A computed fold for a 73-nucleotide RNA from Desmophyllum pertusum, annotated as transfer RNA. Rfam family: tRNA. By type it is a transfer RNA. NCBI's taxonomy places the organism under Eukaryota, Opisthokonta, Anthozoa, Caryophylliidae, Desmophyllum. The sequence is in RNAcentral, with records from ENA and Rfam.

RNA sequence: GGUUCCAUAGCUCAGUUGGUAGAGCAUUGCACAAGUAACGCGGAGGUCAUGGGUUCAAAUCCCGUUGAAGCCA
Numbered sequence: 001g002g003u004u005c006c007a008u009a010g011c012u013c014a015g016u017u018g019g020u021a022g023a024g025c026a027u028u029g030c031a032c033a034a035g036u037a038a039c040g041c042g043g044a045g046g047u048c049a050u051g052g053g054u055u056c057a058a059a060u061c062c063c064g065u066u067g068a069a070g071c072c073a
Base pairs, nucleotide, nucleotide: 001072002071003070004069006067007066010025011024012023013022019056027043028042029041030040049065050064051063052062053061
């Protein structure tokens, strides 16, 4: 230098024939309990890395950038 793949909640990851963003753990409230934990019910938490484009509509399609990993030279 070329190329492939990845970037989504505090953490680990789902979700791409375009149509309201999810799970587990963590956190928090309630209930239970002598008390802590576990179990049960509920809540909060996201500009989907970033800048553009296409579209009525983009996490998803296209282009650039940044960062991580691999392959070729």